[in-house]
RNA sequence: UUCUCAGGGUCAGGUGGAAUUCCCUACCGGUGGUGAUUUUAAAUAUAAGUCCACGAGCACGAAGAUGUGUUGAUUUGGUGAGAUUCCAAAACCGACGGUGACAGUCCGGAUGGAAGAGAA
Numbered sequence: 001u002u003c004u005c006a007g008g009g010u011c012a013g014g015u016g017g018a019a020u021u022c023c024c025u026a027c028c029g030g031u032g033g034u035g036a037u038u039u040u041a042a043a044u045a046u047a048a049g050u051c052c053a054c055g056a057g058c059a060c061g062a063a064g065a066u067g068u069g070u071u072g073a074u075u076u077g078g079u080g081a082g083a084u085u086c087c088a089a090a091a092c093c094g095a096c097g098g099u100g101a102c103a104g105u106c107c108g109g110a111u112g113g114a115a116g117a118g119a120a
Base pairs, nucleotide, nucleotide: 001120002119003118004117005116013023014022026105027104028094029093030054031053032052033051038045049092050091057070058069059068060067074090075089076088077087078086096108097107098106
């Protein structure tokens, strides 16, 4: 430099004229770092939605681009020299617009963009 890849999720039941939106329940967890787990002779590989950093999203600005701002959530117990990472338990969190009724999960912007990963 070019190319490729780069997000998952409402089972069953209740109320109602109407809800995958409410109640109840179920389910999901982007990227890099750290890391005492697992694996190996070693190297390597692997392990956090809630720690650190970032992307996406939203707002502002701009001819466009660079950009500026904003941006959720964890405790308790155990082991140990050392753990918000391991083990056990119990919690908690989730953009914008739409909708016959309030959405992390439906539809839409999006056949988009992108942290980054891989290949040549």
Source information
Predicted 3D model of a 120-nucleotide RNA (FMN riboswitch aptamer (RFN element)) from uncultured Methanobrevibacter sp. The coordinates come from a structure-prediction model, not an experiment, and the mean pLDDT is 80. Of the family's consensus pairs, 100% are formed in the model.